[in-house]
RNA sequence: CGGCGAAAAGGGCAAACCCAUCGAAAGGUGGGGGCGCAAAGCCACAGGUCUAAAGUUGGCGUGAGCUAACUAUGAUGGCUGGGUUGCCGCU
Numbered sequence: 001c002g003g004c005g006a007a008a009a010g011g012g013c014a015a016a017c018c019c020a021u022c023g024a025a026a027g028g029u030g031g032g033g034g035c036g037c038a039a040a041g042c043c044a045c046a047g048g049u050c051u052a053a054a055g056u057u058g059g060c061g062u063g064a065g066c067u068a069a070c071u072a073u074g075a076u077g078g079c080u081g082g083g084u085u086g087c088c089g090c091u
Base pairs, nucleotide, nucleotide: 002091003090004089005088012037013036017032018031019030020029021028022027035078041084042083043082045081046080047079048076049075050074055070056069057068058067059066060065
């Protein structure tokens, strides 16, 4: 440096759910809590998925408005690929 992740050792992170908070929402953040994870460290480049405030079109309505569909510039790294950094051990 590369490959692998058996048994270990020191540890690390933290799902669902609950509370608070930000957000239109998806979801994020903090505390509690542990389902799990050898990168469940970091990064939205590619694909996928989620949401639809704003926008567009349609329907209803005297109107104000209500509603359906489409749509990411929003989100997801614990969906996959990829990039990048790292502990221990074996080879």